[in-house]
RNA sequence: UACUUAUCCAGAAAGACCGAGGGACUGGGCCCGACGACGUCUUGGCAACCUGAUAAACAAGGUGCCAACUCCCAUUUCGGCGUUUCGGCGGCGAAUAAAGAUAAGUA
Numbered sequence: 001u002a003c004u005u006a007u008c009c010a011g012a013a014a015g016a017c018c019g020a021g022g023g024a025c026u027g028g029g030c031c032c033g034a035c036g037a038c039g040u041c042u043u044g045g046c047a048a049c050c051u052g053a054u055a056a057a058c059a060a061g062g063u064g065c066c067a068a069c070u071c072c073c074a075u076u077u078c079g080g081c082g083u084u085u086c087g088g089c090g091g092c093g094a095a096u097a098a099a100g101a102u103a104a105g106u107a
Base pairs, nucleotide, nucleotide: 001107002106003105004104005103006102007101008100013043014042015041016040017039021032022031023030026074027073028072029071044066045065046064048063049062050061070099076095077094078093079092081090082089083088
């Protein structure tokens, strides 16, 4: 780096440094940010996977995580609702795909 499997509505603080953007890509929204976001470091915490380790719970360890449902929607399908010049248009709900993130295994 690629593939496979599983999970993604819960949970989780503070200090220091930096200094302007950030929330994965694209578009549309919406939010966070000089009351210092994002990022880095330290301490602390949460508990998804592996391990311990077995029927379950529990120490320690390896990754991970600590704004908002993966912040929301956009792929496909189904079901109502409103409207219509009967061609359609708008919006809501549900399922699902793609993409992304994390873990483990394989190459």
Overview:
SAM riboswitch aptamer (S box leader) from Hymenobacter elongatus, 107 nucleotides, folded computationally. Of the family's consensus pairs, 94% are formed in the model. The source organism's lineage runs through Bacteria, Pseudomonadati, Bacteroidota, Cytophagia and Hymenobacter.